[in-house]
Molecule: SAM riboswitch aptamer (S box leader)
Organism: Isachenkonia alkalipeptolytica
This record gives sequence, C1' cells and structure tokens, in this order.
RNA sequence: ACCUUAUCCAGAGCGGUGGAGGGACAGGCCCUUUGAAACCCGGCAACCAUAGAAGUAUGGUGCUAAUUCCUGCAGAAUGAUUUCUGGGAGAUAAGGA
Repeated sequence: ACCUUAUCCAGAGCGGUGGAGGGACAGGCCCUUUGAAACCCGGCAACCAUAGAAGUAUGGUGCUAAUUCCUGCAGAAUGAUUUCUGGGAGAUAAGGA
C1' cells in the first nucleotide's frame, strides 16, 4: 500500500512548552499572534484485550472548533433557491492476505 466488517448529527481545557500555520485532497467557507502545527499534561469516548455476575477498572488505540465544517457521483422533490435518499472519498477500530 490492499481487502473485509463496524462506526462517523453525542462528548471532551480560560493548562504548560512552542512560535505560523491549520481544517485529508479539489472547490468553497472557516479557524489562527485575543497564539496555528507539534509535544506534554488534563479530559472525552468505549473499538479491542484482561479482570469482574454487573456497575466498572486497567492496558492497546482513537479523539478533544464548526455533522467527517459543506459540496465533489447518482437519483427524487421544487419555478428557482433549496431539501432529502443512496453512493464515492476520507477517518478510526478490529480482523485478513
């Protein structure tokens, strides 16, 4: 890198270091020196493992602006704006080859 299954409208800091970028990609729209990324601490959650009758605990991950921020393909409704349904892409977990 690839395949399968499940989930993605909930939840989570007025902390420390750090110093300019970030929100996968493209378009849009946003966040950011009233401090981005990254790291540490804290927190949320409960996919997997272990223990337990269970509540739960510990560990392995994950997550911690905005629905996965919105759209990106197809269909339906609508005069239009727009709305809805399914898919694709992406993310995470567990498993596989």